[in-house]
Context: one part of a larger RNA
RNA sequence: GGCGUACGGCGGAUGCCAAGGCACUAAGAGGCGAAGAAGGACGUGGUUUGCUGCGAUAAGCAACGGGGAGCUGUAAACAAGCAUCGAUCCGUUGAUUUCCGAAUGGGAAAACCCAGUUAGGUAAACCCUAACUACCCGCAAGGGGGCGAUACCCGGGGAACUGAAACAUCUUAUUACCCGGAGGAAAAGAGAAAGAAAUUGAUUCUGUGAGUAGCGGUGAGCGAAAGCGGAGAAGCCCAAACCCCUGUCUAUGUUACAGCAUUGACGCGCUGUAGCAGGGGUGUUGAAGGACUUACAGGUGGAGGUCAAUAUCCAUCGAGAAGUUACAAAUGAUUGAGAUAGUGGAACAGUUUUGGGAAAGCUGGCCAGAGAGGGUGAAAGCCCCGUAGACGAAAUUUCAAUUACUUCUGUAAGUAUCCUGAGUACCACGGAACACGUGUAAUUUUGUGGGAAUCUGGGGAGACCACUCCCCAAGGCUAAAUACUCCUUAGUGACCGAUAGUGAACAAGUACCGUGAGGGAAAGGUGAAAAGUACCGGGGGACCGGAGUGAAAUAGUACCUGAAACCGUAUGCUU
Numbered sequence: 001g002g003c004g005u006a007c008g009g010c011g012g013a014u015g016c017c018a019a020g021g022c023a024c025u026a027a028g029a030g031g032c033g034a035a036g037a038a039g040g041a042c043g044u045g046g047u048u049u050g051c052u053g054c055g056a057u058a059a060g061c062a063a064c065g066g067g068g069a070g071c072u073g074u075a076a077a078c079a080a081g082c083a084u085c086g087a088u089c090c091g092u093u094g095a096u097u098u099c100c101g102a103a104u105g106g107g108a109a110a111a112c113c114c115a116g117u118u119a120g121g122u123a124a125a126c127c128c129u130a131a132c133u134a135c136c137c138g139c140a141a142g143g144g145g146g147c148g149a150u151a152c153c154c155g156g157g158g159a160a161c162u163g164a165a166a167c168a169u170c171u172u173a174u175u176a177c178c179c180g181g182a183g184g185a186a187a188a189g190a191g192a193a194a195g196a197a198a199u200u201g202a203u204u205c206u207g208u209g210a211g212u213a214g215c216g217g218u219g220a221g222c223g224a225a226a227g228c229g230g231a232g233a234a235g236c237c238c239a240a241a242c243c244c245c246u247g248u249c250u251a252u253g254u255u256a257c258a259g260c261a262u263u264g265a266c267g268c269g270c271u272g273u274a275g276c277a278g279g280g281g282u283g284u285u286g287a288a289g290g291a292c293u294u295a296c297a298g299g300u301g302g303a304g305g306u307c308a309a310u311a312u313c314c315a316u317c318g319a320g321a322a323g324u325u326a327c328a329a330a331u332g333a334u335u336g337a338g339a340u341a342g343u344g345g346a347a348c349a350g351u352u353u354u355g356g357g358a359a360a361g362c363u364g365g366c367c368a369g370a371g372a373g374g375g376u377g378a379a380a381g382c383c384c385c386g387u388a389g390a391c392g393a394a395a396u397u398u399c400a401a402u403u404a405c406u407u408c409u410g411u412a413a414g415u416a417u418c419c420u421g422a423g424u425a426c427c428a429c430g431g432a433a434c435a436c437g438u439g440u441a442a443u444u445u446u447g448u449g450g451g452a453a454u455c456u457g458g459g460g461a462g463a464c465c466a467c468u469c470c471c472c473a474a475g476g477c478u479a480a481a482u483a484c485u486c487c488u489u490a491g492u493g494a495c496c497g498a499u500a501g502u503g504a505a506c507a508a509g510u511a512c513c514g515u516g517a518g519g520g521a522a523a524g525g526u527g528a529a530a531a532g533u534a535c536c537g538g539g540g541g542a543c544c545g546g547a548g549u550g551a552a553a554u555a556g557u558a559c560c561u562g563a564a565a566c567c568g569u570a571u572g573c574u575u
Stems, first nucleotide, its partner, number of pairs: 001574009015560001016525002020496002022493007029485002031147002039100003042055003046078002050074002061094006070082003105114003115133007135144003152183001153181005163170001167217001193200002204231005214222002235477003238421001242281006249275004259268002261310006286455001288420004292414005298317006319409005331404010342391002348364004353360001365382002367371001373385003426450008436462001457472005512519002532559001535546004
C1' cells in the first nucleotide's frame, strides 16, 4: 500500500408522514369602479424586523344577532390591562377609511409639488379649516372612462415558420397576435327557409348521415347539407294605408262659400282646408293580410257653442283573458323554501396481560336513522371533535307561490279604392363569405358605376328557360337546451408525496440576477409532552466529560429513519 472485519465521521438516499398541490363532481356566484376600483406607497402595537389586520377613530369604533369563559393575531416573554354589568371570538348592517392609482383643480421623475373660487375662523394681509374646480355624450336629469379570468362570446384588422418531401395558387388559418364591444352567458332566431320529391315547419347544441357528396397546382390537403335519433322548446312588436289631437311652420281663403259630428233654428268667426312635423289609436301577412265599406253585438253615467233627434266618443260596472326573460310597465304585502353566525345530537366498564403510554390482548356489556372522517402517549361505534336524523335569524339577501296592482277585448259579408320597408332588389366590373380555389357557380356580402316592380306584384328551388311547387326581402325584440371558471361552499380520486406535486408545503413571485422588458431559486419532520440538560468539572470559547429529563439523547433545536460515494481508528491476512 491492497483486501477483509469491527467501530466511527461525513453525507442525506430510502421508508414513513401531511400542513401543500393536481384533476374533477354538485351547488352557488359570474363582477368591482367617480359614493373613487383593482393594485400599491406610507403609516398603525407598551416593547415590533417580516407577515397578517387596520387607516390619523389606524391588530381597531358603533348597533343588532350568535356564543358562554376566558382574552390582548402570527409569537415566546415581560409589562399593563379586559372579561358572567357577558369580554375575546363568529355573522349582518353601519362609521372612519392618509397618499398614489381611471385619478379627475394645474403640474410631475406614482405615493410629490403648486394653486383658484366660495364659506368659516381673526381687527386684518398672511395663515388654518371645509366644499368645489379634468375631459367626452346629453337641453337637463344623468351617463361614460379604469380594472378583472392569459377563460368563454361577437365584431374590425391579421401573419409567418410549417405541409406540399423545392415553391408561387393552396396549406398552416379566417389560427397566433392587435384593436373595439358585451354578458352571465354571448351569438343566432320565428321562412322572400329547406328539399330530388313527398313534405317539413324559428334558432341553438348533439349522435348519425360521413371522411359520404363535393372542392382541390384534381397535389398536399380541405370537407358539407338534407334526412333520421335526441336535448330544449315560445312566440311576438313596429313602419305604412285609415282615424283623432297638437303646431308659434308653409300655402290658400274671408263676399262668411267652405268650417264648428249630422239635420233644423240661433250663435261663433283668421275659425277652416291642404301640405309638413310631432303625439295617440289602428295594424303586421302569403289557402295573401290590413286599411276601407256594410250589417249585427252587455248595463249605467257623462261630453260637444245652445236647443230637439240621431250617431260618435269618454268614464265606470259586469264577463272573460293575460302579465314582470321578449310579447306594455312599475312597486308593495303575505306565506313558504334557502344563503350569510349557530343549537342539540345515542351508547363502556374491568384488568396484579404487555408497555413509557392502551385505543392492543383478555373478560363482560351497550348504542346504532349515528360502524363517514379526524384526534387522543400504539390500533376507540360507545373518551373528545364530529357523523345520521332534528332544530335555528334581530339584520342583509335569493328563489317560488298567492294577492294587491296593471293591461287587453267581438262577429259576419264585400273587394271598387288605398297600404304592405328604394338608391333597395337586380345587373356590370373588382373582391370576400359559403365545404365549393371563377368554375356550368346558384346563394350571401359589397368598393365603383348603372338601376326596377308595387299583388294582374316580388324572391327561391345550384348557370339559364319553361312548367310546377315553396316563400314574402330591403325594420325590430325574444327564455331554454350550448361555452367557460378568477372566485365561494361541500365532496371525490387504481392523482403527487418534498429532485414529486403549483415556480412557491417554509419570510415565494421572496432572496438573488438584469439598465430594462424580464428571469427566478434553494429551503419540510426533536419528542406524547420542552420535560429544550439545574448543578459540578475542563476550556479563552465553540464545546466536551459527569449529573439530570425522557420509553429512547447514536431523539440534544447541526435534532425521525440515516443507504452509497468519500474520510478515519483498531485489527486479521497479504505485499

Large-subunit ribosomal RNA, domain I from a Leptospiraceae bacterium, 575 nucleotides, folded computationally. Its Rfam family is "Bacterial large subunit ribosomal RNA". The prediction has a mean pLDDT of 81.